[in-house]
Context: one part of a larger RNA
RNA sequence: GUCCUCAAGGAACUCGGCAAAAUAGCGGCCGUAAGUUAGCGAUAAGGCCUGCCCCACGCAAGUGGGGCCGCAGCUAAAGACUCCCUGGCAACUGUUUACCAAAAACACAGCUCCCUGCGAACUCGUAAGAGGAUGUAUAGGGGGUGACACCUGACCAAUGCCGGAAGGUCAACUAUGGGGGGUGGUAUGUCUUCGGAUGUACUGCUGGACUAUAUAAGCCCCGGUGAAUGUCGGCGAUAACUAUAAUCGUCCUAAGGUAGCGUAAUUCCUUGUCUGGUAAGUUCAGACGUGCACGAAUGGUGUAAUGACUGGGGAACUGUCUCGAGGACUCGCUCG
Numbered sequence: 001g002u003c004c005u006c007a008a009g010g011a012a013c014u015c016g017g018c019a020a021a022a023u024a025g026c027g028g029c030c031g032u033a034a035g036u037u038a039g040c041g042a043u044a045a046g047g048c049c050u051g052c053c054c055c056a057c058g059c060a061a062g063u064g065g066g067g068c069c070g071c072a073g074c075u076a077a078a079g080a081c082u083c084c085c086u087g088g089c090a091a092c093u094g095u096u097u098a099c100c101a102a103a104a105a106c107a108c109a110g111c112u113c114c115c116u117g118c119g120a121a122c123u124c125g126u127a128a129g130a131g132g133a134u135g136u137a138u139a140g141g142g143g144g145u146g147a148c149a150c151c152u153g154a155c156c157a158a159u160g161c162c163g164g165a166a167g168g169u170c171a172a173c174u175a176u177g178g179g180g181g182g183u184g185g186u187a188u189g190u191c192u193u194c195g196g197a198u199g200u201a202c203u204g205c206u207g208g209a210c211u212a213u214a215u216a217a218g219c220c221c222c223g224g225u226g227a228a229u230g231u232c233g234g235c236g237a238u239a240a241c242u243a244u245a246a247u248c249g250u251c252c253u254a255a256g257g258u259a260g261c262g263u264a265a266u267u268c269c270u271u272g273u274c275u276g277g278u279a280a281g282u283u284c285a286g287a288c289g290u291g292c293a294c295g296a297a298u299g300g301u302g303u304a305a306u307g308a309c310u311g312g313g314g315a316a317c318u319g320u321c322u323c324g325a326g327g328a329c330u331c332g333c334u335c336g
Stems, first nucleotide, its partner, number of pairs: 001329006008322002012320001017317001027049004035040001037147001051068007069073001082315007089307002094106002110145007122131003148302004153232003158229002160225005167220003174214005181206011233251005260294001261291001272288005
């Protein structure tokens, strides 16, 4: 290391019955609760039987009667489960971190919102083109929730989206106007070192400086919209014991958390308080509600069935333990 056995006790072990032990074995007969979506739960639970020979009946399976042996008859030859009570989570079968996580995570049917009228939306591609689809809104794409039952409250102030167009703001081009620049011509003025410099008026060519007016969407603005992102108060007083506050006042807000649930996979204080279970219970179940910091499709509350999920209790069983002991085989080292 792999196995086997054990007095008395029997989970006292331990984070936890982990591991081991034990029950049962796709037979037959009987029997089977709560709950329930009436399918299930359920092989619930629990109890009994099983060999061989002869006879009768029978197509057979088998049934009835009689007999035989053993400690033992599903004679070990093959051969699926331990069971019960009660919570949490997830409806379920499924899927997943190949090689530390299989789950309460993902998916799911169902529900709901948004987009899309077909050369569809959407995706890939520079494009052509392809998928969508040889489909056509009972179709296709995307987001959320996640069977089923009962439900899904208030707020549109902010953000997003949808709609609107009176006004404000506002881009590049373009058009028109103003206007600076470059380079010539003509006329003319001033200065001049006679080379030239500089100004005015008219005019040719060039000319994307700058600027004004006209111009879209957007934004500002006006409405709508929550199974869109989200949000859902404070203080003071008050009833003929006390306590509490149906009630009143006040401030703020877009509106102040509705139903249901609640010390919870959420509760800091906290081992909250009460009841139950134990001789004794920081866990557990049922209540209470003062919810630090539950709450309604980031769904709320229930829920039969299901689960190699997770919490608590019990029966059976045991070397898990009190507390160790003995044995078989094997490996490493050491010795011979």